[in-house]
């Protein structure tokens, strides 16, 4: 340098026909129960505002397509893996 697959909350890991982003798990947080814990079970849990209802942002980063993009298309970026260079 060339092909391949990969990146999504705090971790793991979905969504594959382009249509509500994070299912479902583990971690937390609260709250039931207990003398107290543990184990259970309830309920919360990307971000920023906001008392709330709500609003707006978000699937590596930059742009395009399109009504609509994690999903297509270009440009870059970083991680893996093959190959090719090393005379």
């Nucleotide at each position: 340098g060339c092909c391949c697959g990969g990146g999504u909350g705090g971790c793991g890991g979905a969504a594959u026909a382009g249509g509500c982003a994070g299912a479902c798990g583990c971690a937390c947080a609260g709250g039931a129960c207990u003398u107290a814990a543990a184990a259970u079970c309830c309920u919360g849990c990307g971000g920023u505002g906001g008392c709330a209802a709500c609003a707006c942002c978000g699937u590596g980063c930059c742009g395009g397509u399109u009504c609509g993009a994690c999903c297509c298309c270009g440009g870059c970026u970083c991680c893996g893996g093959g190959c090719a260079c090393c005379a």
Predicted 3D model of an 87-nucleotide RNA (transfer RNA) from a Bacillota bacterium. Its mean pLDDT, the model's own confidence on a scale to 100, is 83. It was read from a public genome assembly.